RNA sequence: AUUUAAUAAAGGCAAACUAUCUGAAAGGAUGGGACGCAAAGCAAUGGGCCUAAAGAUGCAGUAACCAUGCAUCCACGGCUGCCAGGCUGCCACC
Numbered sequence: 001a002u003u004u005a006a007u008a009a010a011g012g013c014a015a016a017c018u019a020u021c022u023g024a025a026a027g028g029a030u031g032g033g034a035c036g037c038a039a040a041g042c043a044a045u046g047g048g049c050c051u052a053a054a055g056a057u058g059c060a061g062u063a064a065c066c067a068u069g070c071a072u073c074c075a076c077g078g079c080u081g082c083c084a085g086g087c088u089g090c091c092a093c094c
Base pairs, nucleotide, nucleotide: 012037013036017032018031019030020029021028022027035081041087042086045084046083047082048079049078050077055073056072057071058070059069060068
């Protein structure tokens, strides 16, 4: 000096819940709050999961269309604090 494991100190992040704002929703932002986290730092690349506005299909609706409603499918919307892989990184006594 490096690697691995444990650990001390300093510092860091912040689940649930909550207030406000935002979004069709899932979710996100900020403040409060701490369950936890050694990458709980970064990024939706693969898998997984969440949502379904728009769209498609069907049904209802109509004389027939249209509008509208309901159901199903669907991501170009999300989640990195679900997993894998990628990039970066603080301390590290005896």